[in-house]
RNA sequence: GGGAUGUGGCUCAAUUGGUAGAGCACUGCCUUUGCAAGGCAGGGGUUGCGGGUUCGAGUCCCGCCAUCUCC
Numbered sequence: 001g002g003g004a005u006g007u008g009g010c011u012c013a014a015u016u017g018g019u020a021g022a023g024c025a026c027u028g029c030c031u032u033u034g035c036a037a038g039g040c041a042g043g044g045g046u047u048g049c050g051g052g053u054u055c056g057a058g059u060c061c062c063g064c065c066a067u068c069u070c071c
Stems, first nucleotide, its partner, number of pairs: 001070006009024004018055001026042005048064005
């Protein structure tokens, strides 16, 4: 210097811009003598950071940072 990635605690979605979701984990309740499994309900995110475009940005544009990879 080129390329890729960055979204709840973790692993990942979000159909070519239109209210951010799932699984696991966590909390409470039910079930059990108890544990696990199972069922129901709930909490938790300013989408890496800062700007721009737009009525509207996780998504498009610019800069920076971090990680991985190639030279």
RNAcentral holds the sequence, with entries from MGnify.
A computed fold for a 71-nucleotide RNA from a marine eukaryotic metagenome, annotated as transfer RNA.
Its Rfam family is "tRNA". Rfam classes the family as a transfer RNA. About the family: Transfer RNA (tRNA) molecules are approximately 80 nucleotides in length.